[in-house]
């Protein structure tokens, strides 16, 4: 690298540094951003793993913090607006 399993419509700052990108990759699309983009800090959610404790918590490991995974690329249904399921991806644990 791979491979197996879970889960992906809910939640997260009007802080500080920073200074222009950013929404994973390709193409289409449609947004976010100088009313401050990415990153860093800290701040918060969350609860997939440990450990303590013991049924609702802490404390580490992680992980997250526009928008459905932002949508749509493939397949099936349907006139058709959609749905639904896959591929791809992330994350977490587990193998290797």
């Nucleotide at each position: 690298a791979c491979c197996u399993u879970a889960u992906c419509a809910a939640g997260a700052g009007c802080g500080g540094c920073g200074g222009a990108g950013g929404g994973a990759a390709u193409a289409g699309g449609c947004c976010c951003u100088g009313u401050g983009a990415a990153g860093c800090c800290c701040g918060g959610c969350a609860a997939c793993c440990u450990u303590g404790a013991g049924c609702g918590c802490a404390a580490g490991g992680u992980g997250c913090c526009a928008a459905a995974u932002c949508c749509u690329a493939c397949a099936g249904a349907g006139c058709g607006a959609u749905c639904u399921g896959a591929a791809a991806g992330a994350u977490g644990a587990g193998g290797g």